The prediction has a mean pLDDT of 83.
The part of an RNA shown here (large-subunit ribosomal RNA, domain I) has 532 nucleotides and comes from Oscillatoria sp. FACHB-1406.
The source organism's lineage runs through Bacteria, Cyanophyceae, Oscillatoriophycideae, Oscillatoriales and Oscillatoria.
RNAcentral holds the full RNA, with entries from Rfam.

[in-house]
Context: one part of a larger RNA
RNA sequence: AGCUAACGGCGGAUCCCUAGGCACGCAGAGGCGAAGAAGGACGUAGUUACCGACGAAACGCUCCGGGGAGCUGGAAACAAGCAUUGAGCCGGAGGUGUCCGAAUGGGGCAACCCCAAAGUACGACUUGCUGAAUCCAUAGGCAAGAGCGAGCGAACCGGGCGAACUGAAACAUCUUAGUAGCCCGAGGAAGAGAAAACAAAAGUGAUUCCCCCAGUAGCGGCGAGCGAAAAGGGAAGAGCCUAAACCCUGUCCUACGGGAGAGGGGGUUGUGGGACGACCAUCAGCAAGGUCUUAAAGAAGACGAAGCCGUUGAAAGCGGCACCAGAGGAGGUUAAAGUCCUGUAGUCGGAAAACUAAGAAAUUGUGGUUGUAUCCCGAGUAGCUCGGAGCCCGUGAAAUUCCGAGUGAAUCAGCCAGGACCACCUGGUAAGGCUAAAUACUCCUGCGUGACCGAUAGCGAACCAGUACCGCGAGGGAAAAGUGAAAAGAACCCCGAAAGGGGAGUGAAAUAGAACGUGAAACCGUUAGCUU
Numbered sequence: 001a002g003c004u005a006a007c008g009g010c011g012g013a014u015c016c017c018u019a020g021g022c023a024c025g026c027a028g029a030g031g032c033g034a035a036g037a038a039g040g041a042c043g044u045a046g047u048u049a050c051c052g053a054c055g056a057a058a059c060g061c062u063c064c065g066g067g068g069a070g071c072u073g074g075a076a077a078c079a080a081g082c083a084u085u086g087a088g089c090c091g092g093a094g095g096u097g098u099c100c101g102a103a104u105g106g107g108g109c110a111a112c113c114c115c116a117a118a119g120u121a122c123g124a125c126u127u128g129c130u131g132a133a134u135c136c137a138u139a140g141g142c143a144a145g146a147g148c149g150a151g152c153g154a155a156c157c158g159g160g161c162g163a164a165c166u167g168a169a170a171c172a173u174c175u176u177a178g179u180a181g182c183c184c185g186a187g188g189a190a191g192a193g194a195a196a197a198c199a200a201a202a203g204u205g206a207u208u209c210c211c212c213c214a215g216u217a218g219c220g221g222c223g224a225g226c227g228a229a230a231a232g233g234g235a236a237g238a239g240c241c242u243a244a245a246c247c248c249u250g251u252c253c254u255a256c257g258g259g260a261g262a263g264g265g266g267g268u269u270g271u272g273g274g275a276c277g278a279c280c281a282u283c284a285g286c287a288a289g290g291u292c293u294u295a296a297a298g299a300a301g302a303c304g305a306a307g308c309c310g311u312u313g314a315a316a317g318c319g320g321c322a323c324c325a326g327a328g329g330a331g332g333u334u335a336a337a338g339u340c341c342u343g344u345a346g347u348c349g350g351a352a353a354a355c356u357a358a359g360a361a362a363u364u365g366u367g368g369u370u371g372u373a374u375c376c377c378g379a380g381u382a383g384c385u386c387g388g389a390g391c392c393c394g395u396g397a398a399a400u401u402c403c404g405a406g407u408g409a410a411u412c413a414g415c416c417a418g419g420a421c422c423a424c425c426u427g428g429u430a431a432g433g434c435u436a437a438a439u440a441c442u443c444c445u446g447c448g449u450g451a452c453c454g455a456u457a458g459c460g461a462a463c464c465a466g467u468a469c470c471g472c473g474a475g476g477g478a479a480a481a482g483u484g485a486a487a488a489g490a491a492c493c494c495c496g497a498a499a500g501g502g503g504a505g506u507g508a509a510a511u512a513g514a515a516c517g518u519g520a521a522a523c524c525g526u527u528a529g530c531u532u
C1' cells in the first nucleotide's frame, strides 16, 4: 500500500409520509372601476423585523343575527388588560378608508411638489349663444346641463393587420396558415338567425351545435397536400319590429311651381301583400320588458344512533362478548375506530337582496271576403367592366359572397336564384333592424372523483417564490418538507475558553438530542486477519 470483515465518520440515495400540486366531473359565479378599480407605497400593536389583517375612526368602529367561555392574528415570552351588563369568534348590513395608481385642479423622476377647494383633466351627449374660407350653410368657438365613457381582468367570442421556420425529401405557385403575433371591441357567453334559402317533378321550411354524409364530391407545380354541401339522425326551439303608399297635427324655406324636416296613426306580405274603396264577423291568444303576490331555494347555526374488557408505552389491531345503521363519506385521536372526537344520513333554522318557478292585473297587439295593372313594397342600390379577396373551388366553363375604381337598371305584366349562358319549369322577394335556447371558455367559489405526482416527482413555487440571485434593460430565475404520541427540548454534576462531550434525568425508543424518521453508495478512518 492492497484485499476481506467488523465498527464508526461523512453523505443523503431508498423506503415510509404529505401540508402542495395535476387532471377532470357537477353546481355556482362570470366581472371590478370616477361612489376612484386592479395593483401598490407608507403607516397602524405595550415590546413588532417579516407574513397576514387593517387605514390617521388604522391588529380595528356601529347595528342586526348566531354563539356561550374564554380572549388580546401567524407566534412563543413578559407586561398590561378585556369578557356571562355575553368578549373573542361566525354570518349579514353600514361607517372609516393616508398617498400613488385610469388618476382626472396644475406639475412630476409613481407613492412627491405647487395651488386652493375641484364635475375646472379629457372625450362623447343635450341645449343655447356665436360663427370662417364662402351667399345660405358647414367646420370651428363659448356657456350651461346631465353624469355616459376612460382603466384593469385567465380563457372563450367578433373584427382589423398578418409572418417565418417547416412540408413539397431542392424551390418559386402551393403548404405551414388566416396559424403565431400585434391591435380594436363586446358579453356571460359572443357571433349567426326568421329565406331574393335548399331542393328537384317529391318535398323541406330561421339560426346554432353534435353524429353521419366523407377523406366522398371536388380543388391541386392534378405534386406535397387541401377538402365541402344537401339529404338522414339527434340537442334546442320563437318569432318579431320598421321604411313606404294613406290619414292627422305642428315647424321652417320659397323665386308661390314647390321643397325640407318633426310627431302620431296606418302597415309588414310571396297560395304575393299592403294602401285605398265596399261588405261581413266577433273575440282570441300570448311575453323575450316592467309591476305585484305566492312558492321554492337560501348565511352563520341547532339536533343528530350505537362498546366495553383483556393485550400494549399507547389499541382503533388481535382475542372475548355486544350494539347502531335514512348514518359502514371523510378527517382526527400514542397503532389499523360504523358505535372516542369533529362529523356523516336525516331533520330543523333562517335577515336583506338577488335568482328561479307559478299566478295576477295593467300595457301592447286581433279575423274574413271582394274590386281596381289608382298608389306603395328599402337606388348611386342590384347588375355589368376592370382589379382583388373569400368560398372545397389556385381564373378555371366559375355561379353564389365581399372590397376598390368606373358604369349603372327594373318596379309585381317587376326582380333574384336553381354553378357560365338561354328557354321552360321550380323556389324565393335583396339593397332597414331585433331576437332566448341548444354551443365555447374558467382568473374565481363550493362539493366530489382519480389503474394522477409524492419533494431531482407534482405548478417555477408543499418551506415567507416570481423570492434569493443574475441582467443597464426587456427578461431569466433557483435551492430549500419530516425530533417525538406529547417538549416530556435534557434540572443537576464532571472535562473544556468555547464548540463539543461524559454522567444523571425524560421517553416505548436518544445510534429519535434539535447538524434530530429511515440512513444505501462513493469517500475518510479505527481494529483484526491475510497479501506484497
Base pairs, nucleotide, nucleotide: 001531002530003529004528005527006526007525008524009523015517016482020453021452022450023449024448025447026446027445028444029442030441031152032151039100040099041098042055043054044053046078047077050074051073052059061094062093063092064091065090066089070082071081072080105114106113107112122149123148125145126144127143128142129141130140156187157185158184159183160182161181167174171221197204198203208235209234210233211232218226219225239434240433241432242378246265247264248263249262251260252259253258270412272377273376274375275374276371277370278369279368280367291360292359293358294357295356301348302347303346307321308320309319310318311317322339323338324328330342331341332340383407384406385405386404387403388402389401393419414429415428416427417426418425469476470475489516492503493502494501495500